[in-house]
Context: one part of a larger RNA
RNA sequence: UGACGGGGACCCGCACAAGCGGUGGAGCAUGUGGUUUAAUUCGAUGCUACGCGAGGAACCUUACCUGGACUUGACAUGUUAGUAGUAGGAACCUGAAAGGGUGACGACCGGUUCAGUCCGGAGCUAUCACAGGUGCUGCAUGGCUGUCGUCAGCUCGUGUCGUGAGAUGUUGGGUUAAGUCCCGUAACGAGCGAAACCCUUGUCUUUAGUUGCCAGCGAGUAAUGUCGGGGACUCUAAAGAGACUGCCGGUGUCAAACCGGAGGAAGGUGGGGAUGACGUCAAGUCCUCAUGGCCCUUAUGUCCAGGGCUACACACGUGCUACAAUGGUAAAUACAGAGGGCAGCAAGCCGGCAACGGUUAGCAAAUCCCUAAAGUUUAUCUCAGUCCGGAUUGGAGUCUGCAACUCGACUCCAUGAAGUUGGAAUCGCUAGUAAUCGCGGAUCAGCAUGCCGCGGUGAAUACGUUCCCGGGCCUUGUACA
Numbered sequence: 001u002g003a004c005g006g007g008g009a010c011c012c013g014c015a016c017a018a019g020c021g022g023u024g025g026a027g028c029a030u031g032u033g034g035u036u037u038a039a040u041u042c043g044a045u046g047c048u049a050c051g052c053g054a055g056g057a058a059c060c061u062u063a064c065c066u067g068g069a070c071u072u073g074a075c076a077u078g079u080u081a082g083u084a085g086u087a088g089g090a091a092c093c094u095g096a097a098a099g100g101g102u103g104a105c106g107a108c109c110g111g112u113u114c115a116g117u118c119c120g121g122a123g124c125u126a127u128c129a130c131a132g133g134u135g136c137u138g139c140a141u142g143g144c145u146g147u148c149g150u151c152a153g154c155u156c157g158u159g160u161c162g163u164g165a166g167a168u169g170u171u172g173g174g175u176u177a178a179g180u181c182c183c184g185u186a187a188c189g190a191g192c193g194a195a196a197c198c199c200u201u202g203u204c205u206u207u208a209g210u211u212g213c214c215a216g217c218g219a220g221u222a223a224u225g226u227c228g229g230g231g232a233c234u235c236u237a238a239a240g241a242g243a244c245u246g247c248c249g250g251u252g253u254c255a256a257a258c259c260g261g262a263g264g265a266a267g268g269u270g271g272g273g274a275u276g277a278c279g280u281c282a283a284g285u286c287c288u289c290a291u292g293g294c295c296c297u298u299a300u301g302u303c304c305a306g307g308g309c310u311a312c313a314c315a316c317g318u319g320c321u322a323c324a325a326u327g328g329u330a331a332a333u334a335c336a337g338a339g340g341g342c343a344g345c346a347a348g349c350c351g352g353c354a355a356c357g358g359u360u361a362g363c364a365a366a367u368c369c370c371u372a373a374a375g376u377u378u379a380u381c382u383c384a385g386u387c388c389g390g391a392u393u394g395g396a397g398u399c400u401g402c403a404a405c406u407c408g409a410c411u412c413c414a415u416g417a418a419g420u421u422g423g424a425a426u427c428g429c430u431a432g433u434a435a436u437c438g439c440g441g442a443u444c445a446g447c448a449u450g451c452c453g454c455g456g457u458g459a460a461u462a463c464g465u466u467c468c469c470g471g472g473c474c475u476u477g478u479a480c481a
Stems, first nucleotide, its partner, number of pairs: 001481002003478003007475002010472004015465002019429005026321008034312002042053002064307007073130001077129002080126004088105001091102004108121004132296002135294003141290002143285003146281001148279001153192006159168003172183003198273004203241007213230002217228003244267001247261005323422001327381007339370003344363002348359004388419001393414007435457007
């Protein structure tokens, strides 16, 4: 100087407390461990692995296994030699395919020549250099990432003090979300962080008015901004305004600031996002990519078929659906936002109980389409393993796709398991949040309870900081570095 303490003082955080909803019990989905297996590819492992890499394993993917094949190779550059019945190639044999074999027909480009005559190229064959490797090492590395933590810290120059390591500044008194600011001060300044600058959302103004809008005027319809027209309004999207402790009162060291108030759409960082200091964990990744070294080279490379990654006594994590009446069922009916759409989104009509099929307008889209559910109204069920719950299984189908057996999703009929609110323990959340309800997108032929977004409905509680956890700062002890 640090680190540590079941030392002390101060402070903060959904850390506790106060509340609301869960997990842990059930069934299923998914990941992991374990076991099994020819293989169940590999990585990730306290917090910081476990719906993680994977934003989508039937084939492909695919790296694994079994079997069948290839050897300058699936791919690149070059060397040497050769190459017209050459390259290519219908068709045929073999085969699961890949591959192996046969093969009618049969070339191209640039120059050149009397002449497909000669030379060169492409392609091909052979040869040699080499290719190739998701093989090993993340403890050889780059890059990228997680975490402490959006915590308030981490440092430097000059000066001063100390023999020196170092100290000071950065400590102290207040204050803040903040090393934020003020005051004091052997320090005076500065940098990286904090804040601000950026995006978005909340109010208003101006400009603009189509594909959006419709107050007033006119026309038309069973009805609809449908048409003429209009720019008021909504909205769209560009430029501005607006919030700064600016104003008032109080407290405070005549300070910084804090408390209350006015005005205001918004008040003290308005809400949300992006943004992650010096560093820590030899943290993670050689399977994104790049790369040193090592290893394989008729195989650890390459191609193909089938299988596996989907196994199942069990254990754990993360979720979905429930156990019901604040509910289930049936009928009627209302209101979004944000996205996507041509190998696409598809209205309407017809067929089918339905999944879906057929047909066909419109739309490369503020124009057309995908497009709500909880809610509301009425009826019924009356506390039961039920008209709750939907697992499982049988049958019949639909769709995608060469192909749904291993191993897809969906529909209908039948079946109707566990489950009556969950032990110890444990998680999230402070406001348009939790809870609850649906919608969209990426990936994608098909497949979503996951992920990333979107809006609808919309709470309770916070006395407080004694305690648990993590962190910051000062101080103290130490046989630790």